[in-house]
RNA sequence: GCCCUCGUAGCUCAGUGGACAGAGCAACGCGUUCGAAGCGUGAAGGUCACAGGUUCGAAUCCUGUCGGGGGCA
Numbered sequence: 001g002c003c004c005u006c007g008u009a010g011c012u013c014a015g016u017g018g019a020c021a022g023a024g025c026a027a028c029g030c031g032u033u034c035g036a037a038g039c040g041u042g043a044a045g046g047u048c049a050c051a052g053g054u055u056c057g058a059a060u061c062c063u064g065u066c067g068g069g070g071g072c073a
Base pairs, nucleotide, nucleotide: 001072002071003070004069005068006067007066010025011024012023013022018056028042029041030040031039032038049065050064051063052062053061
């Protein structure tokens, strides 16, 4: 330098064109307890890496940039 792949909540990931973007864990509130852990329950937490484009509509498709991983030279 070229090619492939990944980037979504604090962490691990799902979501491959449609209405409010989700799960588990963590952290937090409440209940249970003398207290804690555990258990039950609730709420919160996201510019979907960044920019542009296509479309009535984009996390999703296209282009470029940045970053992680892998391959070729």
Molecule: transfer RNA
Organism: Dehalococcoidia bacterium